[in-house]
């Protein structure tokens, strides 16, 4: 990269360095930021791997990952005819597995 499988309305500092950008690719929308972007360090959150167990919609959080604005920030296609805070699909994130 590819393929299966499960999740994506919840949840996380008023810290330090840093210094101007970020919001997963591209476009387009909206945002966010010098009352300080990205990084990095330190804190956290969550429980996919994982440990326990009384085996329950359970408990732990040492280690592997991954998160810590806004629904996955919204964006295509159908149902749908305007449209939606609906439904399915795509598409794209993680997380085990396989190739």
């Nucleotide at each position: 990269c590819u393929c299966u499988u499960a999740u994506c309305a919840a949840g996380a500092g008023a810290g330090g360095u840093g210094g101007a950008g970020g919001g997963a690719a591209a476009g387009g929308g909206c945002c966010c930021u010098a009352u300080g972007a990205a990084a990095c360090c330190c804190g956290g959150c969550a429980a996919c791997c994982a440990a326990c167990u009384u085996a329950a919609u359970g408990u732990u959080a040492a280690g592997g990952u991954g998160c810590c604005a806004a629904u996955u920030c919204c964006u295509g296609c159908a149902g749908u005819a305007u449209a939606a805070u609906c439904u399915g699909c795509g598409a794209g994130a993680u997380a085990a597995g396989a190739g």

RNAcentral holds the sequence, with entries from Rfam.
Predicted 3D model of a 99-nucleotide RNA (SAM riboswitch aptamer (S box leader)) from Clostridium thailandense.
Its mean pLDDT, the model's own confidence on a scale to 100, is 78.
NCBI's taxonomy places the organism under Bacteria, Bacillati, Clostridia, Eubacteriales, Clostridium.
Its Rfam family is "SAM riboswitch aptamer (S box leader)". About the family: The SAM riboswitch is found upstream of a number of genes which code for proteins involved in methionine or cysteine biosynthesis in Gram-positive bacteria. The SAM riboswitch acts at the level of transcription termination control. The predicted structure consists of a complex stem-loop region followed by a single stem loop terminator region.